Predicted 3D model of a 384-nucleotide part of an RNA (large-subunit ribosomal RNA, domain III) from an uncultured Gammaproteobacteria bacterium. The full RNA is in RNAcentral, with records from ENA and SILVA.
[in-house]
Context: one part of a larger RNA
RNA sequence: AAGUAACGAUAAAGCAGGUGAAAAACCUGCUCGCUGAAAGACUAAGGUUUCCUGUUCAACGUUAAUCGGAGCAGGGUAAGUCGAUACCUAAGGCGAGACCGAAAGGUGUAGUCGAUGGACAACAGGUUAAUAUUCCUGUACUGAAUAUAACUGCGAUGGGGGGCGGAGAAAGCUAGAUUCGUCGGGUAACGGUUGUCCCGGUUUAAGCAUGUAGGUGGAAAGAACUAGAAAAUCUGUUCUUUUAUAACACUAAGAUGUGAUAACUAGUUAUUUAUAGCGAAGGAAUCAAUGCUAUGCUUACAAGAAAAGCCUCUAAGCUAUAGGUUAUAUUUAAUCGUACCUCAAACCGACACAGGUAGUCAGGUAGAGAAUACCAAAGCGCUU
Numbered sequence: 001a002a003g004u005a006a007c008g009a010u011a012a013a014g015c016a017g018g019u020g021a022a023a024a025a026c027c028u029g030c031u032c033g034c035u036g037a038a039a040g041a042c043u044a045a046g047g048u049u050u051c052c053u054g055u056u057c058a059a060c061g062u063u064a065a066u067c068g069g070a071g072c073a074g075g076g077u078a079a080g081u082c083g084a085u086a087c088c089u090a091a092g093g094c095g096a097g098a099c100c101g102a103a104a105g106g107u108g109u110a111g112u113c114g115a116u117g118g119a120c121a122a123c124a125g126g127u128u129a130a131u132a133u134u135c136c137u138g139u140a141c142u143g144a145a146u147a148u149a150a151c152u153g154c155g156a157u158g159g160g161g162g163g164c165g166g167a168g169a170a171a172g173c174u175a176g177a178u179u180c181g182u183c184g185g186g187u188a189a190c191g192g193u194u195g196u197c198c199c200g201g202u203u204u205a206a207g208c209a210u211g212u213a214g215g216u217g218g219a220a221a222g223a224a225c226u227a228g229a230a231a232a233u234c235u236g237u238u239c240u241u242u243u244a245u246a247a248c249a250c251u252a253a254g255a256u257g258u259g260a261u262a263a264c265u266a267g268u269u270a271u272u273u274a275u276a277g278c279g280a281a282g283g284a285a286u287c288a289a290u291g292c293u294a295u296g297c298u299u300a301c302a303a304g305a306a307a308a309g310c311c312u313c314u315a316a317g318c319u320a321u322a323g324g325u326u327a328u329a330u331u332u333a334a335u336c337g338u339a340c341c342u343c344a345a346a347c348c349g350a351c352a353c354a355g356g357u358a359g360u361c362a363g364g365u366a367g368a369g370a371a372u373a374c375c376a377a378a379g380c381g382c383u384u
Base pairs, nucleotide, nucleotide: 013031014030015029016028017027018026032381033380034379035378040361041360042359046341047340050339051075052074053073054072055071056070060068061067080141081140082337083336084335087118088117092113093112094111098107099106100105122139123138124137125136126135142333143332144331145330146329147328148327149326150325151324152323153318154317158313159312160311161310166299167298168297171293172292173291176287177286178285179284180283181202182201183200184199185198186197187195203263204262207258208257209256214251215250216249217248218243219242220241221240222239223238224237225236227235228234264282267278268277269276270275271274301304347356348355363375364374365373366372
């Protein structure tokens, strides 16, 4: 230079009360403004206590601070069903024997690991200052073991079955929304307004029963063997008979009933004013998804994982006191994660940084629309 530039998005503040040494910024209330395919809600990665309560204001916070993601102290994360694991395999890794190589080591079979995939049983309400599909209440489901009863060929590391990409169209539904009805409350500072007026509510799951719209396969019986490394009653192939606009089998949203004589609930009552109690109505129509039926159907070529679970077949073998199936009852279900942030002041960017960060949910009016504008729920006014 200079008490100058700057104090990090132009979404915006105002008033009253409280606390306090001190209040533009903290707390409470009433207005105002902003976001609203987000600046709301959930969750993966990552962070690792930042969560909640009390207390403190030196430093940190681009100002003040009574405030804080700051300091100090205490508290907080509860699972058979959520996620992982006790299951399976992909790319890829390791790799007994084996092959190769001066050595170190390299490749690789069987095998063993390895999710970003397959398989797999819980929902509604309540509760805490802080956790909840985990605690509590109610109602369920799954596996294993044991017991009882009935029936009975069981048995695998082997055989067979089993499953997936793209695009498109229409249908049936549901979530949800809107309106009517209904229930509760309200009735005008100035002319009118008891009304076709105003405000609010009208909500309930998994499971179980039933098996619908729809989808798929022609189906059943008998015989034979050249296939599936051995076997097979299974799969496959061939033949015969019967029957086929069907029947049958498998599959499948939703609806209905039950779950629910319960819960929730606008409102209202009581007092110690944030707790407890009571508690009405709880129907229908229309619109309607990118969600479900659907791994469906149609279509074309670029022809779109594997293994296990699961179903079935027998081998070795084992048997009626074993093993298997069904039903009922009892017992049991370990370990790890679970707080909080998550388009962000808590992650990656040296910062409380206008940058970056996978996925899910998707209300109203106008609109083709997840555009845009204004709003709801919810959250904020971006620390001078």

Its Rfam family is "Bacterial large subunit ribosomal RNA". Rfam links the family to the GO terms ribosome and structural constituent of ribosome.